[in-house]
Context: one part of a larger RNA
RNA sequence: CACCGCCCGUCACGCCAUGGAAGCUGUGAGUGCCCGAAGUCGGUGCCGCAACCGCAAGGAGCAAGCCGCCGAAGGCAAGCGCAGUGACUGGGGCGAAGUCGUAACAAGGUAGCCGUAGGGGAACCUGCGGCUGGAUCACCUCCUU
Numbered sequence: 001c002a003c004c005g006c007c008c009g010u011c012a013c014g015c016c017a018u019g020g021a022a023g024c025u026g027u028g029a030g031u032g033c034c035c036g037a038a039g040u041c042g043g044u045g046c047c048g049c050a051a052c053c054g055c056a057a058g059g060a061g062c063a064a065g066c067c068g069c070c071g072a073a074g075g076c077a078a079g080c081g082c083a084g085u086g087a088c089u090g091g092g093g094c095g096a097a098g099u100c101g102u103a104a105c106a107a108g109g110u111a112g113c114c115g116u117a118g119g120g121g122a123a124c125c126u127g128c129g130g131c132u133g134g135a136u137c138a139c140c141u142c143c144u145u
Base pairs, nucleotide, nucleotide: 003108005105008101009100011098013095014094015093016092018090019089020088023085024084025083026082027081028080031077032076033075034074039070041068042067043066044065048062049061052059053058111132112131113130114129115128116127117126118125119124
């Protein structure tokens, strides 16, 4: 490459990542309860014992076992966090030559846009309120030359 221009959305096709999701799998930390090893500590304390007291008997102390508190691992229960997966589902991005229309850009052929409500294959349409970042015509004010 300049209106034979530009351009919007649905739909179709392909690829990519992603949200929701019954469920499934894994993982992490914790809560409540059950059980409770080793061991310290506390209680009791057989047999026994050179060191301390005692001339001695005996005492003190030590100490098996038993009991108790704490207590790792384990078990049960209801949940929580994280990750993966997940029928189905929602939009998004990208992709020379697909489909439907033509919404926007000129007064874009109903000026456009914003908010809101309703409606519609889709861009959108309609109502109400607002803005000029609207063209055209006339007048007024201001600025520049």

A computed fold for a 145-nucleotide part of an RNA from a Gemmatimonadota bacterium, annotated as small-subunit ribosomal RNA, 3' minor domain. NCBI's taxonomy places the organism under Bacteria, Pseudomonadati, Gemmatimonadota. Model confidence (mean pLDDT): 84 of 100.